[in-house]
RNA sequence: GGGCCUGUAGCUCAGUUGGUUAGAGCAUCGGUCUCAUAAACCGAGGGUCGUAGGUUCAAAUCCUACCGGGCCCA
Numbered sequence: 001g002g003g004c005c006u007g008u009a010g011c012u013c014a015g016u017u018g019g020u021u022a023g024a025g026c027a028u029c030g031g032u033c034u035c036a037u038a039a040a041c042c043g044a045g046g047g048u049c050g051u052a053g054g055u056u057c058a059a060a061u062c063c064u065a066c067c068g069g070g071c072c073c074a
Stems, first nucleotide, its partner, number of pairs: 001073007010026004019057001028044005050066005
């Protein structure tokens, strides 16, 4: 330098080849229970969906460029 994959909550990930509240588990915080802790159960907070443009009535999803990570070739 070229090719491919990947980026969504603190972490691990889902999200049906565009359609209206953006989710799960773990973690954190609060509550119930307990003499107390843990476990279990209930609840809450937490996201500009890597960045910037474009297409569209509508974009996490499609297109382009760039940035980070991984693999391969040279």
Molecule: transfer RNA
Organism: Candidatus Omnitrophota bacterium